[in-house]
RNA sequence: UUUCUAGAAAGCCAAAUCCAUCGUGAGGUGGGGGCGGAAAGCCUACGGGUCUCAUGAUUGAGAUGGCCGGGUUGCCGAA
Numbered sequence: 001u002u003u004c005u006a007g008a009a010a011g012c013c014a015a016a017u018c019c020a021u022c023g024u025g026a027g028g029u030g031g032g033g034g035c036g037g038a039a040a041g042c043c044u045a046c047g048g049g050u051c052u053c054a055u056g057a058u059u060g061a062g063a064u065g066g067c068c069g070g071g072u073u074g075c076c077g078a079a
Base pairs, nucleotide, nucleotide: 012037013036017032018031019030020029021028022027035066041072042071043070046069047068048067049064050063051062052061053060054059
């Protein structure tokens, strides 16, 4: 340096849900709260899946990165 992952250490994030708020909505933001996570950091202008709105349909616009694959950047150091 690369790969890998622990019964280590220091830490990190934060599900469901409650309150407030934004949005037609999926859902987002802040606070509480912890189900869990070795990237649950970031990217949907990389490919799918699911969800929402509009439409007669086609289709378009959006949401989800804690749905999967992929890309990219990181902490520690037992084997």